[in-house]
RNA sequence: GCCCGAGUGGCGGAAUUGGCAUACGCAACUGACUUAAGAUCAGUCGCCGCAAGGCUUGAGGGUUCGAGUCCCUCCUCGGGCA
Numbered sequence: 001g002c003c004c005g006a007g008u009g010g011c012g013g014a015a016u017u018g019g020c021a022u023a024c025g026c027a028a029c030u031g032a033c034u035u036a037a038g039a040u041c042a043g044u045c046g047c048c049g050c051a052a053g054g055c056u057u058g059a060g061g062g063u064u065c066g067a068g069u070c071c072c073u074c075c076u077c078g079g080g081c082a
Base pairs, nucleotide, nucleotide: 001081002080003079004078005077006076007075010026011025012024019065028044029043030042031041032040046055047054048053058074059073060072061071062070
């Protein structure tokens, strides 16, 4: 230099005919239980906002009524070829 794959809440990881982003698990927090803790059970858990609502899938553009998903450029990581 060329080719392929990956990048989504704090972490792992789904959402594959383009149609509710964050299902599920872990961690964390709150409560119950306990003398206390652990285990177990119940609930909460992206950001802004009092709320209504708005924003958010590595970055920036594009297509579309609608993009995590398709197209272009770039960044980072992994693999292959030379």